This is a predicted structure of an 80-nucleotide RNA (c-di-GMP-I-GGC riboswitch aptamer) from Candidatus Siliceabacter maunaloa.
The organism belongs to Candidatus Siliceabacter, within Bacteria.
The sequence was found by an Rfam model in a public genome assembly.
Its Rfam family is "c-di-GMP-I-GGC riboswitch aptamer". The literature on the family includes a 2017 paper in Proc Natl Acad Sci U S A by Weinberg et al., "Bioinformatic analysis of riboswitch structures uncovers variant classes with altered ligand specificity".
Its mean pLDDT, the model's own confidence on a scale to 100, is 78.
Of the family's consensus pairs, 95% are formed in the model.
RNA sequence: CUUGACAAUGGCAAACCCGUCGAGAGGCGGGGGCGCAAAACCAGGGGUCUCCUGCGUGGGAGAUCGCCCAGUUGCCAGGA
Repeated sequence: CUUGACAAUGGCAAACCCGUCGAGAGGCGGGGGCGCAAAACCAGGGGUCUCCUGCGUGGGAGAUCGCCCAGUUGCCAGGA
């Protein structure tokens, strides 16, 4: 640099349920395990969603990186 998750050490954790915070999208903790080789970090670009404004078809404030791209870092195995 590249390929992979069949093997090892392990890691993360969707839906759903309970608790809790929030106006909401949704966050956090516990159970759970659909999946994941970046399902680690990052809200910069696009997408989606929420709230406010309001008809300018736009503006403002948020959420989501387990939707995609960019950026940063990185475990294991094989190959060059």